Predicted 3D model of a 73-nucleotide RNA (transfer RNA) from Candidatus Pacearchaeota archaeon CG1_02_31_27. Lineage of the source: Archaea > Nanobdellati > Candidatus Pacearchaeota. Model confidence (mean pLDDT): 81 of 100. The sequence is in RNAcentral, with records from ENA. Its Rfam family is "tRNA". Rfam's curators write: Transfer RNA (tRNA) molecules are approximately 80 nucleotides in length.
RNA sequence: GCCGGUUUAACUCAGUUGGUAGAGUGCUGCUCUCAUAAGGCAGAUGUCCUGGGUUCGACUCCCAGAACCGGCA
Numbered sequence: 001g002c003c004g005g006u007u008u009a010a011c012u013c014a015g016u017u018g019g020u021a022g023a024g025u026g027c028u029g030c031u032c033u034c035a036u037a038a039g040g041c042a043g044a045u046g047u048c049c050u051g052g053g054u055u056c057g058a059c060u061c062c063c064a065g066a067a068c069c070g071g072c073a
Stems, first nucleotide, its partner, number of pairs: 001072007010025004019056001027043005049065005
């Protein structure tokens, strides 16, 4: 230098033909217990990597860039 992949909640990751984002773990409160853990119930949290474009509408499509990983040279 070229090619490919990944980037979404604190962490690990889903997200199916574009219709306004979820799970598990963790966290907070309550419950249970003599008490702790475990269990049960409820709850909070996201500029969906950044900037543009297309569209009535974009995590999703297009362009440019960034970070990380891999391959080739």